Description
A computed fold for a 76-nucleotide RNA from Peptococcaceae bacterium UBA6096, annotated as c-di-GMP-I riboswitch aptamer. Its mean pLDDT, the model's own confidence on a scale to 100, is 86. The sequence was found by an Rfam model in a public genome assembly.
RNA sequence: AAGCGAUAAAGGCAAACUCGGUGAAAGCCGGGGACGCAAAGCUAUUGGGCCUGUAAAAUGGCAGCCAGCUACCGAA
Numbered sequence: 001a002a003g004c005g006a007u008a009a010a011g012g013c014a015a016a017c018u019c020g021g022u023g024a025a026a027g028c029c030g031g032g033g034a035c036g037c038a039a040a041g042c043u044a045u046u047g048g049g050c051c052u053g054u055a056a057a058a059u060g061g062c063a064g065c066c067a068g069c070u071a072c073c074g075a076a
Base pairs, nucleotide, nucleotide: 004074005073012037013036017032018031019030020029021028022027035064041069042068043067047066048065049062050061051060
């Protein structure tokens, strides 16, 4: 340095559901709440995929689907 990921240490995120707000919807934001996560950090004009919407079409969304980029710790 790459790879790998413990019943390690320190810390982190937060599914469903629910309350409030927002939106045509998908969804998003905040509080509660933890199913899980070693990238569940960031990226959605120009990687793929999915959702909403439509006669058809994203210019609307999803990074907790794969992917790309970056990063803490260090047993085997």